[in-house]
RNA sequence: CUUAUUAAGAGUGGUGGAGGGAAGUGCCCUAUGAAGCCCGGCAACCGUCAUGAAAAUGAAAUGGUGCCAAGUCACACGAAGUGAAAACUUCGGGAAAUGAG
Numbered sequence: 001c002u003u004a005u006u007a008a009g010a011g012u013g014g015u016g017g018a019g020g021g022a023a024g025u026g027c028c029c030u031a032u033g034a035a036g037c038c039c040g041g042c043a044a045c046c047g048u049c050a051u052g053a054a055a056a057u058g059a060a061a062u063g064g065u066g067c068c069a070a071g072u073c074a075c076a077c078g079a080a081g082u083g084a085a086a087a088c089u090u091c092g093g094g095a096a097a098u099g100a101g
Base pairs, nucleotide, nucleotide: 001101002100003099004098005097006096011039013038014037015036019029020028021027024075025074026073040068041067042066045064046063048059049058050057051056072095077092078091079090080089081088082087
């Protein structure tokens, strides 16, 4: 950079001892114990297996990743709708995360 997905799922464990949720603004979580590490678990992207000409569908969870508060925690930018306004809803975009290339 390209592409797919992002409303589901996952701990009353051990250790540790103050931060964490990407960044901005909010709003949250946290000594009733944060991050990190270990164990455990979830899912099924790649890989594996089966069917198939292919596309694809299905299966398992022994491999490579990933993930385990809140919708990607919400919003930001644009459009449409509702509204007196504040604001709300929907769609799209941006940003981000993860996989594959």
Notes
A computed fold for a 101-nucleotide RNA from uncultured Planococcus sp., annotated as SAM riboswitch aptamer (S box leader). Rfam family: SAM riboswitch aptamer (S box leader). From the family's description: The SAM riboswitch is found upstream of a number of genes which code for proteins involved in methionine or cysteine biosynthesis in Gram-positive bacteria. The model forms 97% of the base pairs in the Rfam consensus. Lineage of the source: Bacteria > Bacillota > Bacilli > Caryophanaceae > Planococcus. The RNAcentral record of the sequence draws on MGnify. Model confidence (mean pLDDT): 83 of 100.